A computed fold for a 75-nucleotide RNA from a Bacteroidota bacterium, annotated as transfer RNA.
Taxonomically the source falls in Bacteroidota (Bacteria, Pseudomonadati).
Rfam family: tRNA. By type it is a transfer RNA.

RNA sequence: GCCCUCGUAGUUCAACGGAUAGAACAAUAGUUUCCUAAACUGUAAAUACAGGUUCGAUUCCUGUCGGGGGUACCA
Numbered sequence: 001g002c003c004c005u006c007g008u009a010g011u012u013c014a015a016c017g018g019a020u021a022g023a024a025c026a027a028u029a030g031u032u033u034c035c036u037a038a039a040c041u042g043u044a045a046a047u048a049c050a051g052g053u054u055c056g057a058u059u060c061c062u063g064u065c066g067g068g069g070g071u072a073c074c075a
Base pairs, nucleotide, nucleotide: 001071002070003069004068005067006066007065010025011024012023013022018055027043028042029041030040031039048064049063050062051061052060
């Protein structure tokens, strides 16, 4: 260089092209407790970036960026 694959919350993962992107753990506030832990209740937090297709895109297409894997001939 070429090919394949992946990129969603702090982390690990969901979401047939269809309403307001969901869960667990973590964080934080509260209840409880003499105090802590545990338990229970609540809260905040994300689609890598730019275009395109579509009535509608996390999903499909193109490019860029980043991670991972494969491959690099002949003289």